[in-house]
RNA sequence: GGUCCCGUAGUUCAAUGGACAGAACAAGGCACUCCUAAGGCUUAGAUGCAGGUUCGAUUCCCGCCGGGACCA
Numbered sequence: 001g002g003u004c005c006c007g008u009a010g011u012u013c014a015a016u017g018g019a020c021a022g023a024a025c026a027a028g029g030c031a032c033u034c035c036u037a038a039g040g041c042u043u044a045g046a047u048g049c050a051g052g053u054u055c056g057a058u059u060c061c062c063g064c065c066g067g068g069a070c071c072a
Base pairs, nucleotide, nucleotide: 001071002070003069004068005067006066007065010025011024012023013022018055027043028042029041030040048064049063051061052060
């Protein structure tokens, strides 16, 4: 330098055009308990950046940024 893959919550993963982006763990709160833990109820939290297509984009297209694999 070229080709391909990936980027979503603090972490690990879903959602591949459609209504409010979900789950587990983690965190906060409540209740329980003599106290702690476990278990129960509950709350907050995310689409890498910028454009385009579309009635509608996490999804499709272009560029950039970051990570990875292969080739040279």
This is a predicted structure of a 72-nucleotide RNA (transfer RNA) from a Patescibacteria group bacterium. The source organism's lineage runs through Bacteria and Bacteria candidate phyla. It was read from a public genome assembly.